[in-house]
Context: one part of a larger RNA
RNA sequence: CCGCAGUUAAGGAACUCGGCAAAAUGACCCCGUAACUUCGGAAGAAGGGGUGCCCCCGGUAUGUGAAUCCCCUCGCGGGAGGAGCUGAAAGGGGCCACAGAAAAUCGGCUCCAGCGACUGUUUAACAAAAACACAGGUCUCUGCCAAGUCGCAAGACGAUGUAUAGGGACUGACACCUGCCCGGUGCCGGAAGGUUAAGGGAAGGGGUCAUCCGCCUUCGGGUGGAGAAGCUCUGAACCGAAGCCCCGGUAAACGGCGGCCGUAACUAUAACGGUCCUAAGGUAGCGAAAUUCCUUGUCGGGUAAGUUCCGACCUGCACGAAUGGUGUAACGACUGGAGCACUGUCUCAACUGCGGCCUCG
Repeated sequence: CCGCAGUUAAGGAACUCGGCAAAAUGACCCCGUAACUUCGGAAGAAGGGGUGCCCCCGGUAUGUGAAUCCCCUCGCGGGAGGAGCUGAAAGGGGCCACAGAAAAUCGGCUCCAGCGACUGUUUAACAAAAACACAGGUCUCUGCCAAGUCGCAAGACGAUGUAUAGGGACUGACACCUGCCCGGUGCCGGAAGGUUAAGGGAAGGGGUCAUCCGCCUUCGGGUGGAGAAGCUCUGAACCGAAGCCCCGGUAAACGGCGGCCGUAACUAUAACGGUCCUAAGGUAGCGAAAUUCCUUGUCGGGUAAGUUCCGACCUGCACGAAUGGUGUAACGACUGGAGCACUGUCUCAACUGCGGCCUCG
């Protein structure tokens, strides 16, 4: 010096990102116990008091329940019975000590907020949470050989279930609620019209060619053109579904939810008016918030002093209603703030025990 323990004057969080760590609390009995509340809780709330030994009450109360007797639908039945065993507490009195729960094990408490209702689940080995799940809510699909899922298939799951069932998506107890927009995208419905594939359909066109015609000829032929049938290549109209266009519905589908100017008898502000744009212009509630840039906003509270915290205000850079909004008892190894208690966290360090490191042997 390090590790693990222990003690500490005065102070008591001044430490620090933060009371991290440590200390403190702790058992049993009695008294007593607030706001709030979903009436269950909160609650072991909080906060107090008691605790040894001996004697009396008392071998009492209580617990257990044998022998024996009676009844009977006869059994592991019912009733009476009290032997034996067990054995308190309240209460009363006495004794000793400074001190009577304790060797260990064995809650610190309270208040205000945020988030998540809750018990649960999770990153095996840096994250346990406000993340996931959750009962509950809603939408949507599915009529059974269900939808959906796995598989090339057979087949299987769904389910030996059947719409009070099963799948998918979002939300996430409960309470009060969940506004406006269907123009875009998606989904559902519609089928008149437009567009539209394969396919059908064949007008027409090309190639080949019997044959015919022209020209040349050394009469053997050569060359140019036209060209039926057949074969073959191609092919316009026209008829062709869904889809798309189109018409309508749908937002607890994806999503979206304005600007400028003026106006009241101080000023300020604007219930009111004008105008432009939009599919519609953000309703209730909440709001410097897990969201507020400016910002340590402003005011109030708490402190001697408070960028955090709590209560307000509203100028919401850029809250807002199941990507749910606002509340909420209970719950939480969650996050922020405050107080009491307590302490070597600190002022500020000291000593002790055990074990190391280091040196020598």
Molecule: large-subunit ribosomal RNA, domain IV
Organism: sediment metagenome